């Protein structure tokens, strides 16, 4: 100081708090307003947690100028405090940050 697509997306879970929905309790004009994260449903959801699909590279084969197939890699990763979005939090985002090794 330069060099890698150390790549994207979707399921789902750790987990998270309350917009609704339920649950429970209070209030009264009896069907509405309120409190209480409450074992849940919606929701939100992982760089360092799973699967899956494309994409990327390497091989061999076949077509012929790039494609199509099979096969394989896609590793390693300890992390505050604050702040920030949502309706509100959070292993979400700031962020492979600050630091540590």
């Nucleotide at each position: 100081a330069c060099a890698a697509c150390a790549g994207a997306u979707g399921g789902c879970u750790a987990g998270g708090g309350u917009u609704c929905c339920g649950a429970u309790c209070c209030g009264c004009u009896u069907g509405c307003g309120g409190g209480u994260g409450c074992u849940g449903g919606u929701c939100c959801g992982a760089g360092a947690g799973c699967c899956a699909u494309c994409g990327a590279c390497c091989a061999c084969a076949g077509g012929u100028g790039c494609c199509u197939g099979u096969g394989g890699u896609u590793a390693c990763a300890c992390g505050g405090a604050g702040g920030g979005a949502u309706a509100a939090a959070a292993g979400c985002c700031c962020g492979g940050g600050a630091g540590a090794u």